[in-house]
RNA sequence: UACUUAUUCAGAAAGGCGGAGACAUUGGGGUCUUUGAUGCCUUAGCAACCGUUCCAACCUCUUGCAAAUGCAAAAGGUUAUCCCUCACAGGAAAAUGGUGCUAAAUCCCUCUAAACAUCAAAUAUGAUGCUUAGAAAGAUAAGUA
Numbered sequence: 001u002a003c004u005u006a007u008u009c010a011g012a013a014a015g016g017c018g019g020a021g022a023c024a025u026u027g028g029g030g031u032c033u034u035u036g037a038u039g040c041c042u043u044a045g046c047a048a049c050c051g052u053u054c055c056a057a058c059c060u061c062u063u064g065c066a067a068a069u070g071c072a073a074a075a076g077g078u079u080a081u082c083c084c085u086c087a088c089a090g091g092a093a094a095a096u097g098g099u100g101c102u103a104a105a106u107c108c109c110u111c112u113a114a115a116c117a118u119c120a121a122a123u124a125u126g127a128u129g130c131u132u133a134g135a136a137a138g139a140u141a142a143g144u145a
Stems, first nucleotide, its partner, number of pairs: 001145008013043005021032003027109003044102003048099003052093004056079005062073004106137001111134004116129005
């Protein structure tokens, strides 16, 4: 950097530096900000993934008992990249590790579809609003190259 998968309406502050914009983008809207934002550093905190510990299930292996099926214990591995399943992706704890995060839903909409409402139209249909679902994009994590 690319790809894949998962999550993305919860949660979480102070100080210092600095000095003008910031909230990813295309557009629209709105919000924060010299009462010092965004950003960087320090400390603190939050708890999403990997990792750690405990429990559960399964598998492998070793030891002991046993005629054998078997029972008990220790160690190791798996419990989401596939397949299958209506769904779930084992459960819990901690914050010591690797990252992350600590204004507003990823601030809201902008793309597609459907329902509903209103308007226009002879019908087909079109426009606007709103709700729901999905996609795209972004962010974060893990894995692969």

Predicted 3D model of a 145-nucleotide RNA (SAM riboswitch aptamer (S box leader)) from a bacterium.
It was read from a public genome assembly, where an Rfam model found it.
Rfam family: SAM riboswitch aptamer (S box leader). Rfam describes the family as follows. The SAM riboswitch is found upstream of a number of genes which code for proteins involved in methionine or cysteine biosynthesis in Gram-positive bacteria.